[in-house]
Molecule: ZMP/ZTP riboswitch aptamer (pfl RNA motif)
Parts: sequence; C1' cells; structure tokens
RNA sequence: UAACAGUUGUACGACUGGCGGAAAAGCAGGGAUACCUGUGGGGAGUACAACGAAGAUCAUGCCGACCGCCUGGGCGCCCGCU
Repeated sequence: UAACAGUUGUACGACUGGCGGAAAAGCAGGGAUACCUGUGGGGAGUACAACGAAGAUCAUGCCGACCGCCUGGGCGCCCGCU
C1' cells in the first nucleotide's frame, strides 16, 4: 500500500428457551420457570475459492418454523485500552 458490497460453492459454525393460538413445529429423559443431557432440524457469522469495478447499504442491524406475550444469549458494527 492493497484486500468493496453482493452472489455461488466448500469447511467450520456461536446460538438454538418458556407459555398460548393448537387436535399439530420437534422427540426422549431429568428439572422448574424460561434450564441440563442426547438426537433431529434451523442457523446468523467466520475462513477460503470463483464471479464481481461501486451495483449495495449502514446498527433503531442480523440469528433459533409462523403469530402473540415473555425470558436469556450469540454474531456483527463503532469507540477506548493493551
């Protein structure tokens, strides 16, 4: 100094809760609140490769079938310090 966003592929993959709608979106065992173990599924994100020459878009963000009411986390961004 460069390595952009985004898309695709591969690998890894945090987090994946309680109640109701509901006869049905987990199952089995143990708990009592919103947890533990195993399994299944979902899955942001990270790394690499290809395409890509500025397209896209910004944190009041993204993630765990849907909706509602709650609970608790993760990822990422920004700032400061080492």